The part of an RNA shown here (small-subunit ribosomal RNA, central domain) has 350 nucleotides and comes from an uncultured bacterium.

[in-house]
Context: one part of a larger RNA
RNA sequence: CUGGGCGUAAAGGGUGCGUAGGCGGCUUUCUAAGUCGGAUGUGAAAACUCUGGGCUCAACCCAGAGCCUGCAUCUGAAACUGGAGAGCUAGGGUCUUGGAGGGGAAAGCGGAAUUCCAGGUGUAGCGGUGAAAUGCGUAGAUAUCUGGAGGAACACCGGUGGCGAAGGCGGCUUUCUGGACAAAUACCGACGCUGAGGCACGAAAGCUAGGGGAGCAAACAGGAUUAGAUACCCUGGUAGUCCUAGCCCUAAACUAUGGAUACUUGCUGUGGGGGGGAUUGAAGCCCCUUGUGGCGAAGCUAACGCAUUAAGUAUCCCGCCUGGGGAGUACGGUCGCAAGGCUGAAACUC
Numbered sequence: 001c002u003g004g005g006c007g008u009a010a011a012g013g014g015u016g017c018g019u020a021g022g023c024g025g026c027u028u029u030c031u032a033a034g035u036c037g038g039a040u041g042u043g044a045a046a047a048c049u050c051u052g053g054g055c056u057c058a059a060c061c062c063a064g065a066g067c068c069u070g071c072a073u074c075u076g077a078a079a080c081u082g083g084a085g086a087g088c089u090a091g092g093g094u095c096u097u098g099g100a101g102g103g104g105a106a107a108g109c110g111g112a113a114u115u116c117c118a119g120g121u122g123u124a125g126c127g128g129u130g131a132a133a134u135g136c137g138u139a140g141a142u143a144u145c146u147g148g149a150g151g152a153a154c155a156c157c158g159g160u161g162g163c164g165a166a167g168g169c170g171g172c173u174u175u176c177u178g179g180a181c182a183a184a185u186a187c188c189g190a191c192g193c194u195g196a197g198g199c200a201c202g203a204a205a206g207c208u209a210g211g212g213g214a215g216c217a218a219a220c221a222g223g224a225u226u227a228g229a230u231a232c233c234c235u236g237g238u239a240g241u242c243c244u245a246g247c248c249c250u251a252a253a254c255u256a257u258g259g260a261u262a263c264u265u266g267c268u269g270u271g272g273g274g275g276g277g278a279u280u281g282a283a284g285c286c287c288c289u290u291g292u293g294g295c296g297a298a299g300c301u302a303a304c305g306c307a308u309u310a311a312g313u314a315u316c317c318c319g320c321c322u323g324g325g326g327a328g329u330a331c332g333g334u335c336g337c338a339a340g341g342c343u344g345a346a347a348c349u350c
Stems, first nucleotide, its partner, number of pairs: 003322004007304002012318001014201004021194003025088007033081002035077008048066007091191001092188003096183003103177007110154001115149007125136002162169002206247006215241002220236004258317006266295011299306002323350003332343004
């Protein structure tokens, strides 16, 4: 390279938008680049294959034919691909109406709880553990009541329930704002799918500057445990956790399952929307659609399992894998304030 693969064996990019590129619906006309046919020229010789011949045979040699799968020119075909034109509506999009939602951003507000402060009541313990001790307390703690301060998080509702591309999102109100879904027309007329580079977003921890700091808590200190205990347990406790602005760019970023489209028996739960029937009305019932779960047919799979939300049957595009260790290391490049990220070997060894 070819091939074979990527849920768990090596392998799906963390996620989206999108450039180039690749691929692309139905009808019709033209074209003839791809495609297919014919003719001509060329495709050295030798070699090779076949036929025949010469050395007594053979190897070897000679002759003829084939071959030289190609290229060029001329000519023809028009189904398919491409190109040009015209048209269509099943893909895609727009308009209208409607309801659902922790989707995003900003501002304001609320109650419970912890801690702290002040005061009242009250007295000897509290706290903590397997048991203790360190710690707190007669300078009045713990407990209890009243008032106040401050920060962070939002019990119940809450749900294999909702929303978001992913990360993620949960008290309430207001403002701004994105997307999806349903119904029924109308409109545009292939405007589509994917997407190397690129750009944007991206939990936690970490970094810079300025705030903030209740609780929790790396580091650290002490008490225990232990042979030891740089731990697990306990008492404290600083960064941090929070906010604003800017970086970092990683993850078991997981459904360990890339995206799109089409097709392929079913049963059942649940969220959103619509229709039908019934009814005084709602719900129970039936159907359609869009999500999200469970179980299972065919089929697939090494098995486990997957199974209309496919890991089934197919097509298109991207990413990735190619024995273990060395190693996600070294070197180089690039990005970063740094930490480090991305890209990413080899010797050697089994």

The full RNA is in RNAcentral, with records from ENA and SILVA. The coordinates come from a structure-prediction model, not an experiment, and the mean pLDDT is 89.